[in-house]
Context: one part of a larger RNA
């Protein structure tokens, strides 16, 4: 000096990206317990008291014992060592328990119950195989396969023009074969007729892929624009939410929090470029998830000090 460990006056997060690490709390019994809530929870909420030993007695019990009452007694300290939750609040994300990158990622990713769509009547649909055959299936639409979404509550707007899917189709298009014609015979070649799927054409379909405008004027101060005009589209973004895990400008503006805040929370919101199962909003419980605040606590720090028959390094 390093490692491991416990101790520390006064202060108590001033440290730091960040309370990382450490400290605090801790068992059991009694009392007591808020907001919110899907009425189950939240909850060991929070907060407070007790706890050893000795003696007597009471209750229950066959008993071992358990619970209680009274009196006494020792220590700084009685769950005396060991063992053994720090707590409260606001917000984001994901409903939850679960799963995952064996060896840098445990999460907001995956899954999930629930919702919804498509296909399928079984010699089915989907999948494997060249086929035979096999799986689903000891199954049969309250079933199986595939896709999207992701508990429950409240909801899920407009658009079928494009792409896709499904259905139809008088007519048009549409390959080879077959047929016919022509080529002096045969054939190639050429022409015609027939005409499948598909396409053209006509419908339906968005919890299919997707998309969801611009300009000008207008109210008796100003401002704003319920209202009007116009161009244009398949339709012009509804309910919600909104400076957001989405907002460039941006440290937006206002309020709260601090002595001071690019943070956090609550509002406003003209949203560069929110928005409804690519789900929207919200939400009790839950989370080794992310951000902020607070009480307690502490060698994180102010500012370091001394220590351990400890472990290394070093010297003999």
């Nucleotide at each position: 000096u390093u490692c491991a460990g416990g101790c520390g006056a006064g202060g108590g997060a001033a440290u730091u990206c960040g309370g990382c690490a450490a400290a605090u709390u801790a068992g059991u019994c009694c009392c007591g317990u808020a907001c919110c809530u899907u009425u189950g929870g939240u909850a060991u909420a929070a907060g407070g008291g007790a706890u050893g030993c000795c003696a007597a007695c009471u209750a229950u019990g066959u008993g071992a014992a358990u619970a209680g009452u009274u009196g006494g007694u020792c220590g700084c300290a009685g769950u005396g060592a060991c063992a053994a939750g720090g707590g409260a609040g606001c917000u984001c994300c994901g409903a939850c328990u679960g799963u995952u990158u064996a060896a840098u990622a445990a999460a907001a990713a995956c899954a999930u119950a629930g919702g919804u769509g498509a296909c399928a009547g079984c010699u089915a649909g989907u999948c494997c195989a060249a086929a035979a055959g096999g799986a689903u299936g000891u199954g049969u639409a309250u079933u199986g396969u595939c896709g999207c979404u992701g508990a429950a509550u409240c909801c899920u707007g407009c658009u079928c023009a494009g792409u896709g899917g499904c259905g139809g189709u008088a007519u048009c298009u549409g390959a080879a074969u077959c047929u016919c014609c022509a080529u002096u015979u045969c054939a190639a070649c050429g022409g015609a007729a027939c005409g499948a799927a598909g396409g053209a054409c006509c419908g339906c379909u968005a919890a299919a892929c997707a998309g969801c405008g611009g300009g000008g004027g207008u109210a008796a101060c100003u401002a704003u624009g319920a209202c009007c005009c116009u161009c244009u589209u398949a339709a012009g973004g509804u309910a919600g939410c909104g400076u957001a895990a989405u907002a460039c400008c941006u440290u937006g503006c206002c309020g709260c929090u601090u002595a001071a805040u690019u943070g956090g929370c609550g509002g406003c919101u003209u949203g560069c470029a929110u928005g409804a199962a690519u789900g929207g909003c919200g939400g009790a419980a839950c989370g080794a998830g992310a951000g902020c605040c607070u009480c307690g606590c502490u060698g994180u720090c102010c500012c370091c000090a001394a220590c351990u028959g400890g472990a290394a390094c070093c010297c003999a």
The prediction has a mean pLDDT of 84.
This is a predicted structure of a 316-nucleotide part of an RNA (large-subunit ribosomal RNA, domain IV) from a Thermoplasmatota archaeon.